[in-house]
Context: one part of a larger RNA
RNA sequence: GAUUGAACGCUGGCGGCAUGCCUAACACAUGCAAGUCGAACGCGAAAGCGCCUUCGGGUGUGAGUAGAGUGGCGGACGGGUGAGUAACGCGUGGGAAUCUGCCCUGCAGUGGGGGACAACCCGGGGAAACCCGGGCUAAUACCGCAUACGUCUUACGAGAGAAAGGGGGCUUCGGCUCUCGCUGCAGGAUGAGCCCGCGUCCGAUUAGCUUGUUGGUGGGGUAACGGCCUACCAAGGCGACGAUCGGUAGCUGGUCUGAGAGGAUGAUCAGCCACACUGGGACUGAGACACGGCCCAGACUCCUACGGGAGGCAGCAGUGGGGAAUAUUGGACAAUGGGCGAAAGCCUGAUCCAGCAAUGCCGCGUGUGUGAAGAAGGCCUGCGGGUUGUAAAGCACUUUCAGUGGGGAAGAAAGGUGGGAGGUUAAUACCCUUCUGCAUUGACGUUACCCACAGAAGAAGCACCGGCUAACUCCGUGCCAGCAGCCGCGGUAAUACGGGGGGUGCAAGCGUUAAUC
Numbered sequence: 001g002a003u004u005g006a007a008c009g010c011u012g013g014c015g016g017c018a019u020g021c022c023u024a025a026c027a028c029a030u031g032c033a034a035g036u037c038g039a040a041c042g043c044g045a046a047a048g049c050g051c052c053u054u055c056g057g058g059u060g061u062g063a064g065u066a067g068a069g070u071g072g073c074g075g076a077c078g079g080g081u082g083a084g085u086a087a088c089g090c091g092u093g094g095g096a097a098u099c100u101g102c103c104c105u106g107c108a109g110u111g112g113g114g115g116a117c118a119a120c121c122c123g124g125g126g127a128a129a130c131c132c133g134g135g136c137u138a139a140u141a142c143c144g145c146a147u148a149c150g151u152c153u154u155a156c157g158a159g160a161g162a163a164a165g166g167g168g169g170c171u172u173c174g175g176c177u178c179u180c181g182c183u184g185c186a187g188g189a190u191g192a193g194c195c196c197g198c199g200u201c202c203g204a205u206u207a208g209c210u211u212g213u214u215g216g217u218g219g220g221g222u223a224a225c226g227g228c229c230u231a232c233c234a235a236g237g238c239g240a241c242g243a244u245c246g247g248u249a250g251c252u253g254g255u256c257u258g259a260g261a262g263g264a265u266g267a268u269c270a271g272c273c274a275c276a277c278u279g280g281g282a283c284u285g286a287g288a289c290a291c292g293g294c295c296c297a298g299a300c301u302c303c304u305a306c307g308g309g310a311g312g313c314a315g316c317a318g319u320g321g322g323g324a325a326u327a328u329u330g331g332a333c334a335a336u337g338g339g340c341g342a343a344a345g346c347c348u349g350a351u352c353c354a355g356c357a358a359u360g361c362c363g364c365g366u367g368u369g370u371g372a373a374g375a376a377g378g379c380c381u382g383c384g385g386g387u388u389g390u391a392a393a394g395c396a397c398u399u400u401c402a403g404u405g406g407g408g409a410a411g412a413a414a415g416g417u418g419g420g421a422g423g424u425u426a427a428u429a430c431c432c433u434u435c436u437g438c439a440u441u442g443a444c445g446u447u448a449c450c451c452a453c454a455g456a457a458g459a460a461g462c463a464c465c466g467g468c469u470a471a472c473u474c475c476g477u478g479c480c481a482g483c484a485g486c487c488g489c490g491g492u493a494a495u496a497c498g499g500g501g502g503g504u505g506c507a508a509g510c511g512u513u514a515a516u517c
Base pairs, nucleotide, nucleotide: 001517002516003515004514006513007512008511009510010509013364014363015362016361017360018359019357020356021322026320027319028318030317031316032315035073036072037071040070041069043067048061049060050059051058052057080275081274082273089200090199091198092197093196094195095194098192099191103188104187105186106185107184108183109182110181111145113143114142120135121134122133123132124131125130151160152159153158165180166179167178168177169176170175201247202246203245208238209237210236213235214234215233216232217231218230219229220228250272251271252270253269254265255264256263257262277298278297279296280295281294300311301310302309303308328354330353331352332351336350337348338347339346340345367397368396369395370394377388378387379386380385401458403453404452405451406450407449411444415440416438417437418436419435420434421433422432423431461506462505463504464503465502466487467486468485472501473500474499475498476497482489483488
């Protein structure tokens, strides 16, 4: 000098864009953060209102609505954190022994049956969480049978293995057709698993380490290779080119600095990894050994009728604590994206916005011109004057920003609905694609921007002035009080302490501290 996720002191007008627990991976009250589908399926209220009523109620509507249940897809994404990890974890370049829901392409199918279990009803247990027994029932839930192009096994003779329907239109009820699905197989795309070369901090005051250890055979296991696991056999494997051990640490693109080489660093954004109270485990599934799933153990907190139960903010806000220090228990799904759905749509603390903070960067303003009697006052003085100083006042003007009032884009395209065309079809239905008309959809938002009004009106500080280093005098103090980055100042004329005047440098900031080059 440059830089910072900074903090502290003094000060503080506006806007834009960014950034904001670096410490206790400490503990958490409360709310929200993952649902959706009735075009897979069976059930199915109530309030209110109307009518009737023997005053008990009944009935219609509300409504096949709310709602829970079965089933499907999603909860493995998105979001957080950096504890662990010195490792094929990451980076880079290769590899072969693999899987891949949804999506795309191609081929072949989608026939005929069966028995259950929830919900519901009845009964029981429990303080609760919840649980048990009996009975009824549907399906794209479950299970056989049939069929098998291609698929798998094979001793090459053969054997094994699928499926589900829903919705729309027409119908002479035979069927035809469209669409969303379902099954088998092959290929693709995407995603993921695995292996290898090279690179990846400090310590030798860590020198030897290793028994599933190193290799082989048989077996098991996995989607897949493999001591991944197991039995047997052999005795290997690694190491001064630093094994092992100890310490520290998520890695990278990048970021800061520097002419570069290099050094330091890894906030925000992006890629990968790891973790989800601590430790362990599997289940389901295309995918997890699963943050807002399950089981066990532990610590902690809470409820309890003492028998037993409930919980996990390193999601967004927020609280306590720790700390020098880090924000709102906000708005909206309008846009972008995600999940589900045929769609309308629903959900979305992802996201987009708003709030707070000079935390940073950038921009603007706090007036402009004129004005010498060089006013008054202050300070200095050699008492003549000098300086503050065109500075002020005065005069003339302007109105950015802030204020008040009015106007006012873009972010909106989709989707809906009417019409035309094309495709499909037996069909001018339905459905799909496309063109066009119409009415709409904005959290931000009192938006950006523009116009008008008023009036210089509301807006300057901080550090420094001995040398380094730009900037000097007076008073006070008297090795005291104090200053200080280094050299050093202060013991009676201190340009170095404290104050005044003046000056210098930056400026909505300026200094200090910490840290890096």